[in-house]
RNA sequence: GCCCGUGUAGCGUAAUGGUUAGCGCGUUUGACUUCUAAUCAAGAGAUUCUGGGUUCGAGUCCCAGCUCGGGUG
Numbered sequence: 001g002c003c004c005g006u007g008u009a010g011c012g013u014a015a016u017g018g019u020u021a022g023c024g025c026g027u028u029u030g031a032c033u034u035c036u037a038a039u040c041a042a043g044a045g046a047u048u049c050u051g052g053g054u055u056c057g058a059g060u061c062c063c064a065g066c067u068c069g070g071g072u073g
Stems, first nucleotide, its partner, number of pairs: 001072005007066001010025004018056001027043005049065005
C1' cells in the first nucleotide's frame, strides 16, 4: 500500500429500521449488621467514534474519514 473486521455508560456485552438504547460488574444512597463483608431496596451514569447521505423514522442501511485488531506483499 491492498483486503477483512471492530467502535454502544468507568469496564464487559445485548438491541429485527419503530416503546424512554437493555443486562452484568463497578459506583452512589438507604436498610440490615457492634464494625466490615455478604444480602436486600432505590438512584446516578450513553450526544451509540467523527462528518455526511437514504428514510416518515438510523445504534442498525449507504459513502468518506478516524481508532483498534487481523490477513497479505
The RNA shown here (transfer RNA) has 73 nucleotides and comes from Brettanomyces nanus. It matches the Rfam family "tRNA". From the family's description: Transfer RNA (tRNA) molecules are approximately 80 nucleotides in length. Rfam links the family to the GO term triplet codon-amino acid adaptor activity. Rfam classes the family as a transfer RNA. The coordinates come from a structure-prediction model, not an experiment, and the mean pLDDT is 81. The sequence is in RNAcentral, with records from ENA and Rfam. RNAcentral records the identical sequence in 2 taxa.